Small-subunit ribosomal RNA from an uncultured bacterium, 1459 nucleotides, folded computationally. Its mean pLDDT, the model's own confidence on a scale to 100, is 87.
[in-house]
RNA sequence: AGAGUUUGAUCCUGGCUCAGAACGAACGCUGGCGGCAUGCUUAACACAUGCAAGUCGAACGGGAUCCGGGGCUUCGGCCCCGGUGAGAGUGGCGGACGGGUGAGUAACGCGUGGGAACCUGCCCAGUGGUCGGGAAUAACCGCGGGAAACUGCGGCUAAUACCCGAUGCCCCCUGCGGGGGAAAGAUUUUAUCGCCAUUGGAGGGGCCCGCGUCGGAUUAGGUAGUUGGUGGGGUAAUGGCCCACCAAGCCUGCGAUCCGUAGCUGGUCUGAGAGGAUGAUCAGCCACACUGGGACUGAGACACGGCCCAGACUCCUACGGGAGGCAGCAGUGGGGAAUAUUGGACAAUGGGCGCAAGCCUGAUCCAGCAAUGCCGCGUGAGUGAAGAAGGCCUUAGGGUUGUAAAGCUCUUUCGGCGGGGAAGAUGAUGACGGUACCCGCAGAAGAAGCCCCGGCUAACUCCGUGCCAGCAGCCGCGGUAAUACGGAGGGGGCUAGCGUUGUUCGGAAUUACUGGGCGUAAAGGGCGCGUAGGCGGUUUGGUAAGUUAGGCGUGAAAGGCCCGGGCUCAACCCGGGAACUGCGCUUAAGACUGCCGGGCUGUGAGUCCGGGAGAGGAUGGCGGAAUUCCCAGUGUAGAGGUGAAAUUCGUAGAUAUUGGGAAGAACACCAGUGGCGAAGGCGGCCAUCUGGCCCGGUACUGACGCUGAGGCGCGAAAGCGUGAGGAGCAAACAGGAUUAGAUACCCUGGUAGUCCACGCCGUAAACGAUGAGUGCUAGACGUUGGCGAGCAUGCUCGUCAGUGUCGCAGCUAACGCGAGAAGCACUCCGCCUGGGGAGUACGGCCGCAAGGUUAAAACUCAAAGGAAUUGACGGGGGCCCGCACAAGCGGUGGAGCAUGUGGUUUAAUUCGAAGCAACGCGCAGAACCUUACCAGCCCUUGACAUGGGCGUCGCGGGCUCCGGAGACGGGGCCCUUCAGUUCGGCUGGACGCCGCACAGGUGCUGCAUGGCUGUCGUCAGCUCGUGUCGUGAGAUGUUGGGUUAAGUCCCGCAACGAGCGCAACCCUCAUCUUCAGUUGCCAUCGGGUGAGCCGGGCACUCUGAAGAAACUGCCGGUGACAAGCCGGAGGAAGGCGGGGAUGACGUCAAGUCCUCAUGGCCCUUACGGGCUGGGCUACACACGUGCUACAAUGGCGGUGACAAUGGGCAGCGAAGGGGCGACCCGGAGCCAAUCCCCAAAAACCGUCUCAGUUCGGAUUGCACUCUGCAACUCGAGUGCAUGAAGUUGGAAUCGCUAGUAAUCGCGGAUCAGCAUGCCGCGGUGAAUACGUUCCCGGGCCUUGUACACACCGCCCGUCACACCAUGGGAGUUGGUUCUACCCGAAGCCGGUGCGCUAACCGCAAGGAGGCAGCCGACCACGGUAGGGUCAGCGACUGGGGUGAAGUCGUAACAAGGUA
Repeated sequence: AGAGUUUGAUCCUGGCUCAGAACGAACGCUGGCGGCAUGCUUAACACAUGCAAGUCGAACGGGAUCCGGGGCUUCGGCCCCGGUGAGAGUGGCGGACGGGUGAGUAACGCGUGGGAACCUGCCCAGUGGUCGGGAAUAACCGCGGGAAACUGCGGCUAAUACCCGAUGCCCCCUGCGGGGGAAAGAUUUUAUCGCCAUUGGAGGGGCCCGCGUCGGAUUAGGUAGUUGGUGGGGUAAUGGCCCACCAAGCCUGCGAUCCGUAGCUGGUCUGAGAGGAUGAUCAGCCACACUGGGACUGAGACACGGCCCAGACUCCUACGGGAGGCAGCAGUGGGGAAUAUUGGACAAUGGGCGCAAGCCUGAUCCAGCAAUGCCGCGUGAGUGAAGAAGGCCUUAGGGUUGUAAAGCUCUUUCGGCGGGGAAGAUGAUGACGGUACCCGCAGAAGAAGCCCCGGCUAACUCCGUGCCAGCAGCCGCGGUAAUACGGAGGGGGCUAGCGUUGUUCGGAAUUACUGGGCGUAAAGGGCGCGUAGGCGGUUUGGUAAGUUAGGCGUGAAAGGCCCGGGCUCAACCCGGGAACUGCGCUUAAGACUGCCGGGCUGUGAGUCCGGGAGAGGAUGGCGGAAUUCCCAGUGUAGAGGUGAAAUUCGUAGAUAUUGGGAAGAACACCAGUGGCGAAGGCGGCCAUCUGGCCCGGUACUGACGCUGAGGCGCGAAAGCGUGAGGAGCAAACAGGAUUAGAUACCCUGGUAGUCCACGCCGUAAACGAUGAGUGCUAGACGUUGGCGAGCAUGCUCGUCAGUGUCGCAGCUAACGCGAGAAGCACUCCGCCUGGGGAGUACGGCCGCAAGGUUAAAACUCAAAGGAAUUGACGGGGGCCCGCACAAGCGGUGGAGCAUGUGGUUUAAUUCGAAGCAACGCGCAGAACCUUACCAGCCCUUGACAUGGGCGUCGCGGGCUCCGGAGACGGGGCCCUUCAGUUCGGCUGGACGCCGCACAGGUGCUGCAUGGCUGUCGUCAGCUCGUGUCGUGAGAUGUUGGGUUAAGUCCCGCAACGAGCGCAACCCUCAUCUUCAGUUGCCAUCGGGUGAGCCGGGCACUCUGAAGAAACUGCCGGUGACAAGCCGGAGGAAGGCGGGGAUGACGUCAAGUCCUCAUGGCCCUUACGGGCUGGGCUACACACGUGCUACAAUGGCGGUGACAAUGGGCAGCGAAGGGGCGACCCGGAGCCAAUCCCCAAAAACCGUCUCAGUUCGGAUUGCACUCUGCAACUCGAGUGCAUGAAGUUGGAAUCGCUAGUAAUCGCGGAUCAGCAUGCCGCGGUGAAUACGUUCCCGGGCCUUGUACACACCGCCCGUCACACCAUGGGAGUUGGUUCUACCCGAAGCCGGUGCGCUAACCGCAAGGAGGCAGCCGACCACGGUAGGGUCAGCGACUGGGGUGAAGUCGUAACAAGGUA
């Protein structure tokens, strides 16, 4: 510090996710030791039991018990003296500290800094005092009540308990005369501890104020003791704290009130920081103590282990009454994912009491439990290659685990055993503890796991599994070769831990203060006026709030940081420093901002004067064209409408045309990228009223300005209300068409509405998708309005204000913007923060309604987007090709048959091929074989290969016999007798047998592959290097202008070159030449005649080898003087002369595992091998490809002319002969330019005369021929007989542009035989092409795109089904809160107090004072009634989301077929 993820790729926007750190954690697997920490985050739920606050005899009375001594005794015991002194009581101090918890609290509660009207026990310092009296009361005793808790009456008694008097330094009050106010003693006996009054201090506390302190405005108004005053009460003290009276205030957009949430802080976690999150342990403050209320005592409480009352709950009870409060330490139940011992000790530190000894102390110090965390240590170290065994992998060689192990040599930390044994303790005292630590002993001995290995992210193989099981943080893996699932081997990471989950911060500049944005990605308010607020020209004086600097105070400690120190280190702990960015006080400065005062104007803004343009607004009036309607004339059969029609109108006279009239609405031309307005918007002409703007001038004011949350106003269309109006147009609606449907598009009608008045609505793609204002920053060209200057009549120059196009810098993700900014800056406002849900729900406000505005959440997705790129596509465009269409010729589709396929059938009908590009295809030839299929019968190292052992020798071939369907098994006869040799059955070779490795498989996967092939396509394309442009994908080159069959060539050009393709080089045909001559020729000579048959010859034909020839070379025209094109000459051939071979980068997971090869998987007496028979030949059908036809351009008969390519020894087979014929006999010749196949056929002549025929030949019968081991299933051919369908073939569809189509025959491969198929050959030999609109395919450029498995794409909505969350909902349940009223405990306060009453007064009676009781005010709980608000449930209902294969349509994306 970043990374993954939207795309075919790219850049950007943007969300999601990951890597880091942390935790009071929990869970899973695992677990050796120690140190230091930490340990109910949930039920402030309920609690058994024990303990957690007592202490003082030096305040007091009394005194059980026990001990010693003495006395008495009825021996039970009792009494006296002395000592001891329990428990209880009076009294004092402490129980307000310490300890717990976080419920409540949004508050002066907390933090920080200040303040004045206060209190303070114990402690410290000071001053003064401590005199004289008195009356009670508990304990105790007696008598009662009660189950108990407890309590009544009577009697006795003490004090540091209580009361009175005196004095009073001093204190308080005061009207300044005065008035009021204390005390306690004890004791070890003369030294202390106390007591009273008072002053001061220290520490502690109460109160007030500034500032800071969460979310919600879908909470906007709140408030009646409320705000203030006067007087009083009350308190330690200020105060409306409380009361009476008076006034009407007070808080609030700088967020009152209300709702939700929350203890606050030092700090903690994270972060570079700013910030965010958090508030366990430790420390400070606050609040609380079962819930609510209340006071008492006291220095201090409204009191955790005190009291009273009410309530809920629990317990006891004799039913009358009582008792209780772990949020103290342990512990229990419960809740929960989850959090410990009913331990030890007061030794230390601290606290209470006490003179002290001491007692108490679950504060505290320790121990126990828990890997909960942090830190440290160990589980050994060295050596050790035969690189052991085993495992795993393997290309079978090896690799790896791996120096790892073993072995050898060492060591002993930790743990174990034994021994010694602290510090902590200033004199005593040690829970921890026989602990830490030290010494010794034994022995490698007791001590390693967890997660991960597709990318992010470090680490790879095998097997299993087969979209299953499963994984998953995101992207995503798994459908037979999974580094992603599970196991294994190996590897990576961390380590007594490792992972997972949860949470926080980070990464996230993804709320942007530091540090973001708003034309198109989310985002500028529809527009204006303007309030608060924010911001503000120039100069001067003052001030010192902001600001800056210095000083002082504070900012607790701990923590963090730095330095140092102590535990062996570290964690941990100790000391010091810095820091604590803050607040307060003070001094100083005076630039800038603010504030106060004075001034300025060429300048911001405004006023004034003079000009100017304009569809700016409002009202009234006027005008012509058009439309429709009405009247009348002319006129006749149609009109209208459409792609074509129909509905419709018209013989009752339409349409058309002429004249006249009526009505309403809108204003052609001018008209412009023009003008005006803030926006919406504004268009005939005239008048009236009226707003704004521009230019010029300089006179005036003197900053008067900009923006603008709320607010107010304006605001297209549609819509709403009331009333007018209504020509045209036209939602709805009706009809006609279209269509599968057509609730649409088209047509004919047509109502609201459109128009006017008044009133609502308040929205919009209200758009420049661009808020307003100001300043600054190159230009060029146009245009509107004005002004100035020049020359001069029309231009030029300048300037201000508008409005356009291009463009520099700059900006931008790009597109683009570019002085009218989207540039550079400033000010103010509005708005955005992933997509969907949703601009929806609820609530509020507005509205008559429609609806508007404000505006969520659950849930769900890993994207949704912007711009640009390359393709592909378009019922987009341009240019151009192709038998693509058109023009033509002949076919297919109809018939019969052949053949292939589908389907069906079958024991099997083997398998593959599937639009073009499967279907006379693999098959260039299934009777057996082939053959892969089926049935049956057989074989098991095998039909075939290699290796071992043994045996035999050739092997092999021919003939023959037996069993059998055959394979196979058994036998006989004959022929033949391998090579090397060291001569040995030695080696090789062959055969047989045996055994093991193995063979074998046309079994699967063409989606694991090689190779080969098809196809686009013989189309003209496909790329690269360097350079250049672009952030990039990519572009350029390859586009453009011409031209070509061609990316062919030329020209131009930020490109210049190059490669694979094109062309050429190759073959063949066409002409000629040369060479060659057992084919050819009387061409030439001779012989010969039946024939080139012979001699002879190579001229010609031909054969086959080498050459020549064609290049737009020449001429003319055209074109840019180019490439080229057109015409012509010559030429056998002319503009690539015809044909072939040749197939770029790639596409189709195209085809083939059944040609071959090959990975993996599968079978192994069978999925291998052999054989016989059957099947591949089936047949209701359907399709493809063909053959033959339907006839006269023909059939039949006759005559008998002219080819070429090829093939031939298991062959072609002549002559001659036989047969009607297939064919047979025969065998010449030929290994073939020699012989043979061989005859060519159409052609020509004659006949038939339009008919199911003298067409057609299917089908069937009979008889034959040939091949073959064998023609039954299932061959071909022949003869005779039979003569079917068929009379030119619907929709549709195929081939062909010249020696082509059509037509005619011939040859060949395969092959024993079988050809309508296939591959070739020649003969005869046409028609047509205007042209490129249309169909199909293709090329180039361009355009749009939401497509990119790419239009066979993408994608929308209803309906149906399942699931999920959510709104409404008659109601119902609960929480909370408000208002009114009722009731009113305890208690304080007030009143009363006739009952009771020790101290004081009084001789007494009595009084003062006090208490009970009673009354009143206040008030908790409770109750009644009515509201607000939040939540749960809810029949039914609304939409929404999600779900691999449902239904209906086709809305959107290409002009998406109606933009």